[in-house]
A computed fold for a 688-nucleotide part of an RNA from a Bacteroidota bacterium, annotated as large-subunit ribosomal RNA, domain II.
Context: one part of a larger RNA
RNA sequence: ACCUACGAGUUACUCUUCAUUGGCAAGGUUAAGUCCUUAAGGGACGUAGCCGAAGCGAAAGCAAGUCUGAAUAGGGCGUAUAGUCAGUGGAGGUAGACGCGAAACCUAGUGAUCUACCCUUGGCCAGGAUGAAGUGUCGGUAACACGGCAUGGAGGUCCGAACCAGUUAGCGUUGAAAAGCUAUUGGAUGAGCUGAGGGUAGGGGUGAAAGGCUAAUCAAACUGGGAAAUAGCUCGUUCUCCCCGAAAUGUUUUUAGGAACAGCCUCGAGGUGAGUGUCAUAGAGGUAGAGCUACUAAUUGGGCUAGGGGGCUUCACCGCCUACCAAACCCAGAUAAACUCCGAAUGCUAUCGACAUAUACUCGGGAGUGAGGCCGGGGGUGCUAAGGUCACCGGCCGAGAGGGAAAGAACCCAGACCACCUGCUAAGGUCCCUAAAUUUACACUAAGUUGAUUAAACGUGGUCCAAUUGCUUUGACAGCUAGGAUGUUGGCUUGGAAGCAGCCAUUCAUUUAAAGAGUGCGUAACAGCUCACUAGUCGAGCGAUAGGGCGUGGAUAAUAAUCGGGCAUUAAGUGUAAUACCGAAGCAGUGGCUUCCUGGCUUUGCCAGGAGGGGUAGGGGAGCAUUCCGACUGCACUGAAGCUAUGGUGCGAGCCAUGGUGGAGCGGUCGGAAACGAAAAUGUAGGU
Numbered sequence: 001a002c003c004u005a006c007g008a009g010u011u012a013c014u015c016u017u018c019a020u021u022g023g024c025a026a027g028g029u030u031a032a033g034u035c036c037u038u039a040a041g042g043g044a045c046g047u048a049g050c051c052g053a054a055g056c057g058a059a060a061g062c063a064a065g066u067c068u069g070a071a072u073a074g075g076g077c078g079u080a081u082a083g084u085c086a087g088u089g090g091a092g093g094u095a096g097a098c099g100c101g102a103a104a105c106c107u108a109g110u111g112a113u114c115u116a117c118c119c120u121u122g123g124c125c126a127g128g129a130u131g132a133a134g135u136g137u138c139g140g141u142a143a144c145a146c147g148g149c150a151u152g153g154a155g156g157u158c159c160g161a162a163c164c165a166g167u168u169a170g171c172g173u174u175g176a177a178a179a180g181c182u183a184u185u186g187g188a189u190g191a192g193c194u195g196a197g198g199g200u201a202g203g204g205g206u207g208a209a210a211g212g213c214u215a216a217u218c219a220a221a222c223u224g225g226g227a228a229a230u231a232g233c234u235c236g237u238u239c240u241c242c243c244c245g246a247a248a249u250g251u252u253u254u255u256a257g258g259a260a261c262a263g264c265c266u267c268g269a270g271g272u273g274a275g276u277g278u279c280a281u282a283g284a285g286g287u288a289g290a291g292c293u294a295c296u297a298a299u300u301g302g303g304c305u306a307g308g309g310g311g312c313u314u315c316a317c318c319g320c321c322u323a324c325c326a327a328a329c330c331c332a333g334a335u336a337a338a339c340u341c342c343g344a345a346u347g348c349u350a351u352c353g354a355c356a357u358a359u360a361c362u363c364g365g366g367a368g369u370g371a372g373g374c375c376g377g378g379g380g381u382g383c384u385a386a387g388g389u390c391a392c393c394g395g396c397c398g399a400g401a402g403g404g405a406a407a408g409a410a411c412c413c414a415g416a417c418c419a420c421c422u423g424c425u426a427a428g429g430u431c432c433c434u435a436a437a438u439u440u441a442c443a444c445u446a447a448g449u450u451g452a453u454u455a456a457a458c459g460u461g462g463u464c465c466a467a468u469u470g471c472u473u474u475g476a477c478a479g480c481u482a483g484g485a486u487g488u489u490g491g492c493u494u495g496g497a498a499g500c501a502g503c504c505a506u507u508c509a510u511u512u513a514a515a516g517a518g519u520g521c522g523u524a525a526c527a528g529c530u531c532a533c534u535a536g537u538c539g540a541g542c543g544a545u546a547g548g549g550c551g552u553g554g555a556u557a558a559u560a561a562u563c564g565g566g567c568a569u570u571a572a573g574u575g576u577a578a579u580a581c582c583g584a585a586g587c588a589g590u591g592g593c594u595u596c597c598u599g600g601c602u603u604u605g606c607c608a609g610g611a612g613g614g615g616u617a618g619g620g621g622a623g624c625a626u627u628c629c630g631a632c633u634g635c636a637c638u639g640a641a642g643c644u645a646u647g648g649u650g651c652g653a654g655c656c657a658u659g660g661u662g663g664a665g666c667g668g669u670c671g672g673a674a675a676c677g678a679a680a681a682u683g684u685a686g687g688u
Base pairs, nucleotide, nucleotide: 001688002687003686004685005684006683011095012094013093015092016091017090018089019088020087021086022085023084024083027051028050029049033045034044035043036042037041055062056061065077066076067075068074098236099235101233105226106225107224108223109222110221116200117199118198119197120196121195122194123193124192125190127159128158129157130155134151135150136149137148138147139146163187164186165185168183169182170181171180202218204214205213206212239623240622241621242620243619244618249262250261251260252259253258263369264368265366266365267364268363269362270361275357276356277355278354279353280351281350282349283348289342290340291339296336297335300332301331302330303329305326307325308324309322310321311320312319372397373396374395375394376393377392379390380389381388402413403412404411417592418591419590420589422588423587424586428582429581430580431566432565433564437579439578440577441576442575443574444573450568451567458553459552460551462550463549464548465547467545468544469543470542471541479537480536481535482534483533485510486509487508490504491503492502516531520529521528593613594612595611596610597609598608599607600606601605624677626674627673628672629671630670631669632668633667634666635665642661643660644659645658646657647656648655649654
């Protein structure tokens, strides 16, 4: 892992409540027990008791009333009758109460053959090294001290086997081993190691102390019992079909992953047509926007002008000036969620209104939900960050399949009862992969830009379009040839200043086709080169400005790239316009099943018409199968059950027939009762 078997809403209660079936009814009903009997049963008797028929008050008590109260007021609770017994079903209560699951707590015992420490009594430690005290002797001292040499053999001394330990590394890791092996390492006369016997026991022991050890178990051992402890937690919970179908919100909570009440779902009953949408009409309102000499608050520039600062004047006062600060006022500009002289659209409220539709409400039984999420919109918060967070409006997912977006909860299209080798469309597509246009017309792009994802500020004489404006056959623009002068080196300044350091100026005038008291380079200053401007040559368009389309630079990411791929350039890219086609479980067609409503009928059903049939939690309805029981009725050695193959049948759970196998019991109908259906629980047991 698979197979087989077992495996989870049960049972009890003179408990509560609701529905339903039946009996009796202002009543209903017996319990224990007794008697009878055809005896696991049934019948009769039995009126104790219980419920109901009257309530109110704390009570005395009063009573269709009563309590409060001074009250005859007001108010609270009652009164206008239906109950009760039994069966069945839904739900609740009390019990283990759908099943399995703790960690723990208490109680009584069992353990020191492992291990910790202790007690008693034994045993063990190759070999080598070092050489304390003491002693002897020699030297030495006044005598001691002290020194040398011998001797001696001390030590939690040294090296190192046995023995004990377990340092480092490797191996082992479903091991050879539930702690080992190899190499290496520490101690090895000591606080040493070890045999045997004995002692200490669970909030206790023992501990050279690690919360260590106390029988492979230790921050409180193990075994039985309380005990099915408790588990607002996790997991699991077994046949079918049909109808409806949620919630992830509010309030409160020692409450936040739980619950109570409400909301939303379902079923029954009731009465009624209240509900919803559009239009019309009438309303309330202060949002968006806008506005501010309409307030409040903030605010820029200018003017005017109190006050202040600075300066001048004066002995002082008076006074004057100010491209300082600045209230109020004026002009212009302009801000606001907590500003408003104003002010929508939506939304909201209402109506003996019109049209459309069919809900809404009340009472009662049963729930689930009370972690929500994404997208769009207008907001708060945050960074106009987040797949962030909070509330509101809408949609979707949740509980929604199908088509499109390469792939994809939520985006776009569209809501799946079933069948069909029928048709039309939606979004989206039509070169090939891949169903359908290598479709039509006109443009743009040259970057493979792009082709269903990257990209900005800023730059761009890439290219296309449309516009404004100027010059131009009296010859423009660009190029080339020639000129570009004179008063004059303008004046001032300066060492110098001559067009070209700087300053000044009605920067003037002359000659001219034209030529600035000079555009730039240059010189110490001149010189020189050049420009403006002019003529010639050439011969048709040339400049400037702002705007738009497509492109281009900006452009950097981690394993090999890529539009989904191949590939595509008057396109298979981009823009505009058009026609055709493809394309879904949408719509339509044909056939079938089923639910509800309406109508009809020969009414436990049939027919016709209409509207429905996605679905998690969950509510409701109808069925299948298994075992046993009762009544009735059948089959079977001429072959029961079971197993197996084939065929048929029912929407399905399933059922039936025939053959084979098997070898002794088993069905059908109508009722009844349940140890009544397995794929899941790291389910339990067995097998492979």

The organism belongs to Bacteroidota, within Bacteria. It matches the Rfam family "Bacterial large subunit ribosomal RNA". Rfam 15.1 lists 51,934 matches to the family in 10,816 species. Rfam links the family to the GO terms ribosome and structural constituent of ribosome. The sequence was found in a public genome assembly.